[in-house]
RNA sequence: GGGCCUGUAGCUUAGUUGGUAAAGCGUUGCAUUCGCAUUGCAAAGACCAGCGGUUCGAAUCCGCUCAGGUCCA
Numbered sequence: 001g002g003g004c005c006u007g008u009a010g011c012u013u014a015g016u017u018g019g020u021a022a023a024g025c026g027u028u029g030c031a032u033u034c035g036c037a038u039u040g041c042a043a044a045g046a047c048c049a050g051c052g053g054u055u056c057g058a059a060u061c062c063g064c065u066c067a068g069g070u071c072c073a
Stems, first nucleotide, its partner, number of pairs: 001072007010025004019056001027043005049065005
């Protein structure tokens, strides 16, 4: 320098051919307990790596950039 893959909540992941983002763990509150743990209920938390483009509408399609991984030189 070139090819390919990945980037979504604090962490690990899902998201069926474009239609206002889900789950587990974790966090907070309440109940349960003398207290803790467990368990149950509820809540907060990501506009999807960044910037543009296409579209009525983009996490999803296209381009560039950034970061990580891998292969080639």
Molecule: transfer RNA
Organism: candidate division WWE3 bacterium CG08_land_8_20_14_0_20_40_13